RNA sequence: GCCGGGAUAGCUCAACUGGCAGAGCACCUGAUUUGUAAUCAGGGGGUUGUGGGUUCAACUCCCAUUCCCGGCUCCA
Numbered sequence: 001g002c003c004g005g006g007a008u009a010g011c012u013c014a015a016c017u018g019g020c021a022g023a024g025c026a027c028c029u030g031a032u033u034u035g036u037a038a039u040c041a042g043g044g045g046g047u048u049g050u051g052g053g054u055u056c057a058a059c060u061c062c063c064a065u066u067c068c069c070g071g072c073u074c075c076a
């Protein structure tokens, strides 16, 4: 340099060939308990890496770009 995959909540990951962004764990509150843990109930938390484009509508499609992982090639 080229090719492929990936980036979504604090962490690990979903989102059904475009139609209201979710789960588990973690965190907070309450119940239970002498207390903690565990268990149960509820709650908060997101510019979907970044910048543009298409569309009535974009995590999803197109272009550019940053970073991570893997492969290939070159360095006369």
Base pairs, nucleotide, nucleotide: 001072002071003070004069005068006067007066010025011024012023013022019056027043028042029041030040031039049065050064051063052062053061

Predicted 3D model of a 76-nucleotide RNA (transfer RNA) from an uncultured Bryobacterales bacterium. Rfam family: tRNA. The family's RNA type in Rfam is transfer RNA. Rfam describes the family as follows. Transfer RNA (tRNA) molecules are approximately 80 nucleotides in length.